[in-house]
Context: one part of a larger RNA
RNA sequence: GCCAGAGAGUUCUGAUCAAUGGCGAGGUUAAACCUGAUAAGGGUGGAGCCAGAGGGAAACCAAUAAGUUCGCAUUCCUUGGAAGAGGAACAAGGUGUGUUCGCCUGGAGUCAUUGGUUGGAUACCCGAAACCGGUCGAUCUAUGCAUGGGCAGGGUGAAGCCUCUCGAAAGGGAGGUGGAGGCCCGCACGGUUGAUGAGCUACAAAUCUCUCCGAUGACCUGUGCAUAGGGGUGAAAGGCCAAUCGAGACCGGAAAUAGCUGGUUCCUCUCGAAACUACUCGCAGGUAGGUCUUAGUCGAGGAUGAUAAUAGGGUAGAGCACUGAUUGGGUAUUCGGGAGCGAAAGCUCUUGGUACGCUGUCAAACUCCGAACUUAUUAUCUCUGUAGACGCUAGGAGUGAGGGCACCGGGGUAAGCUUGGUGUCCGAAAGGGCAAGAACCCAGCCUGGGGUUAAGGUCCCAAAAAUACCGACUAAGUGUUAGCAAAAGGGUGUCCGCAGUCUAAGACAACUGGAAGGUGGGCUUAGAAGCAGCCUUCCUUUAAAGAGUUCGUAACAGAUCACCAGUCGAGAUUGUGGGCCCUGAAAAUGGACGGGGCUAAGUCGGUUACCGAUACCUCAGAGUACCGCAAGGUAGUCUAGUAGAGAGGCGUCGUGCGUGGUUAGAAGCUUGGUCGUGAGAUCGAGUGGACCGCGUUCGAACGAGAAUUCUGGU
Numbered sequence: 001g002c003c004a005g006a007g008a009g010u011u012c013u014g015a016u017c018a019a020u021g022g023c024g025a026g027g028u029u030a031a032a033c034c035u036g037a038u039a040a041g042g043g044u045g046g047a048g049c050c051a052g053a054g055g056g057a058a059a060c061c062a063a064u065a066a067g068u069u070c071g072c073a074u075u076c077c078u079u080g081g082a083a084g085a086g087g088a089a090c091a092a093g094g095u096g097u098g099u100u101c102g103c104c105u106g107g108a109g110u111c112a113u114u115g116g117u118u119g120g121a122u123a124c125c126c127g128a129a130a131c132c133g134g135u136c137g138a139u140c141u142a143u144g145c146a147u148g149g150g151c152a153g154g155g156u157g158a159a160g161c162c163u164c165u166c167g168a169a170a171g172g173g174a175g176g177u178g179g180a181g182g183c184c185c186g187c188a189c190g191g192u193u194g195a196u197g198a199g200c201u202a203c204a205a206a207u208c209u210c211u212c213c214g215a216u217g218a219c220c221u222g223u224g225c226a227u228a229g230g231g232g233u234g235a236a237a238g239g240c241c242a243a244u245c246g247a248g249a250c251c252g253g254a255a256a257u258a259g260c261u262g263g264u265u266c267c268u269c270u271c272g273a274a275a276c277u278a279c280u281c282g283c284a285g286g287u288a289g290g291u292c293u294u295a296g297u298c299g300a301g302g303a304u305g306a307u308a309a310u311a312g313g314g315u316a317g318a319g320c321a322c323u324g325a326u327u328g329g330g331u332a333u334u335c336g337g338g339a340g341c342g343a344a345a346g347c348u349c350u351u352g353g354u355a356c357g358c359u360g361u362c363a364a365a366c367u368c369c370g371a372a373c374u375u376a377u378u379a380u381c382u383c384u385g386u387a388g389a390c391g392c393u394a395g396g397a398g399u400g401a402g403g404g405c406a407c408c409g410g411g412g413u414a415a416g417c418u419u420g421g422u423g424u425c426c427g428a429a430a431g432g433g434c435a436a437g438a439a440c441c442c443a444g445c446c447u448g449g450g451g452u453u454a455a456g457g458u459c460c461c462a463a464a465a466a467u468a469c470c471g472a473c474u475a476a477g478u479g480u481u482a483g484c485a486a487a488a489g490g491g492u493g494u495c496c497g498c499a500g501u502c503u504a505a506g507a508c509a510a511c512u513g514g515a516a517g518g519u520g521g522g523c524u525u526a527g528a529a530g531c532a533g534c535c536u537u538c539c540u541u542u543a544a545a546g547a548g549u550u551c552g553u554a555a556c557a558g559a560u561c562a563c564c565a566g567u568c569g570a571g572a573u574u575g576u577g578g579g580c581c582c583u584g585a586a587a588a589u590g591g592a593c594g595g596g597g598c599u600a601a602g603u604c605g606g607u608u609a610c611c612g613a614u615a616c617c618u619c620a621g622a623g624u625a626c627c628g629c630a631a632g633g634u635a636g637u638c639u640a641g642u643a644g645a646g647a648g649g650c651g652u653c654g655u656g657c658g659u660g661g662u663u664a665g666a667a668g669c670u671u672g673g674u675c676g677u678g679a680g681a682u683c684g685a686g687u688g689g690a691c692c693g694c695g696u697u698c699g700a701a702c703g704a705g706a707a708u709u710c711u712g713g714u
Base pairs, nucleotide, nucleotide: 001714002713003712004711005710006709011121012120013119014118015117016116017115018114019113020112021111022110023109026050027049028048032044033043034042035041054061055060064091067090068089069088070087074083075082076081077080092105093104094103095102096101124263125262127260131253132252133251134250135249136248142227143226144225145224146223147222148221149220150219151217153185154184155183156181160177161176162175163174164173165172166171189214190213191212194210195209197208198207229245231241232240233239266649267648268647269646270645271644276289277288278287279286280285290399291398292396293395294394295393296392297391301384302383303382305381306380307379308378309377310376311375312374313373317369318367319366323363324362325361328358330356331355332354335352336351337350338349339348340347341346402426403425404424405423406422407421408420409419410418411417431442432441433440446621447620448619449618450617451616452615456611457610458609459596460595461594466608468607469606470605471604472603473602479598480597489583490582491581493580494579495578496577497576498575499574500573501572502571510567511566512565513564514563516540517539518538521535522534523533546561550559551558622639623638624635625634626633627632650703652700653699654698656696657695658694659693660692661691668687669686670685671684672683673682674681675680
């Protein structure tokens, strides 16, 4: 892992609501007793409890046996009215000075059973780390005490002593002797530094090999004894106290508690959410409201849609009239600084401020203005409702981490970012398309058959349908990608426009020829001759030719251009707009239009067919709600669904009653049919060898795939 079996809303008690039943202004017994088979049951038992009166903190006081109106169902007369149980609104009454008010009053309860929910109990099941109490541990280990044991061999050579020697002495030196030391090397013994070696389902829940440290000492070690859990012991690491230590182990309190994680077992039918608001030591949770569901009640309107009228609004935009910000120049000097002129008065220039008019701008906390839009009321349409809406009352919830997209915002450089609003979808939605895909496009699912379309597609591939048609563009495999990459800038790539200019009096390009003279203009300069630089930029001859466009020289020379002629013979050129395309363009395994591949099977515009869904149409059937005695009909054609509410069923085990099967073969098992929407039911055959059903009532330790579930097997 698999298989089989086990495995989770139970029971008691209090409260509350519903259904059913009994009795009813009353209802009901509890313990106990009697009887009975030690039973089920029957009888007695009225203590007590609930109801029957409320208000007030209390003292205390203490209520309509219907006065008025409306009116549903219903009944009666019938254009329309009348009565009207239940119901509603007043009135009246009780009480409280908390008095503009509160609560209550015209009799319905109570007991039992079943079910829903809830408080207390283990309270749906499993799950802590912890806390407290008692007990057991120092055969491991820490430390101490008592009493024993152990330490090959080698080295070094302290004190003391002896001899010699030096010295006046104190003392010094040398040679011997001697054998000290938490001395040195190194076995046993004790340890464990490094290989960050081996091993790491190991030889081993700490080992193996080599290496390494101590090895007469604060040494190692046997045995006995002592210290105990908030305690011990500790040359101190929170170390150790029996593979357990930042508080041992075991048993108990105890099923501690867990707002947290996981799990929670048969079927079908009806409806169907929320991820919001407020409060909260609140943010992983709750409570109240909202939203869902079920039942009852009421009895006529309800509406989020359209148009119009009236009233409200200060956003988008715009503007500068206010509040502020702000460009340029001007006018005035009313003010200040600096400078100049003048004998002074004063004048002029400049710089800053202020004011005015011109010009150009900005604003969430500016507004002289001002939409779309939105709100309220009314009217008219529309939709819906007596097949009961809108409401009201009561029982039960779940939710209170939301998310995507479109549009409108706030914050942010931005984000698969964050925070709002409106709508929609996912959540809780299947089917078709997008290769694949929560929310993008199409489309809202009962069952079966047939057809038609949507989005999207029609060369081949899981592949259904056009190698369809017409007109253009692209040459980059651009592209074949809605979103799923790309900008400024650049392109004599190519296509289509628009507007100029030149052109058969010959354009543009190419080729041939010319491109002169005054003059080497003047200045400058060593030189400056068209061509370092500065100034002027004239005149002549001409078909035309600059006091010179670019190379070049030291300066000249030389080449070339503008300009002109000839050859040639039809368009050339400039600006601007648009389409497709190129460039700009860099990421880590080799690589993606889904792939193959495609020059259309790409892109743009147009046309006709076809394919394509659970959509739409149609046939047959099932169910739900409503109408109807039924037959049958109705649903502007109801049947998706998580959390959740509600309804009806299937199966298992047992009990009472009734009724059956079975050795001519029960249960169980294997296998094959049939029926039912389904849980399931039933029949045949085989196996098996003794019990087992059906109907109805009641009662449950009642349904397994999940819980790192438990036990066994494999």